C1' cells in the first nucleotide's frame, strides 16, 4: 500500500420533535431517497402513513359532545 475481519465510534431506515438495556443496515464510490395507472421517453394523473417498531408530543384528516 492493497483486502478481509472485530472493536470503539460515527451514519441510514418515503414529511416534525423527544425517548427506548429495542430491531434492521451502511462505513462516505456506503446504508436511506414510498406505492398505483397510463406513457417510447418527458411527463399526466392518482393513494396510504408523520413510527424501521413502541409510547409520548406537535401539525394535519375524519367522527361525537359541550
Nucleotide at each position: 500500500u492493497g483486502a478481509g475481519a472485530a472493536g470503539c465510534g460515527g451514519g441510514a431506515g418515503a414529511u416534525g420533535g423527544c425517548a427506548u438495556g429495542c430491531c434492521u443496515c451502511c462505513c462516505c464510490g456506503a446504508a436511506c431517497c414510498g406505492c398505483c395507472g397510463c406513457g417510447c421517453a418527458a411527463g399526466c394523473a392518482g393513494c396510504u402513513g408523520a413510527u424501521g417498531a413502541u409510547g409520548c408530543c406537535u401539525a394535519c384528516a375524519a367522527g361525537u359532545u359541550c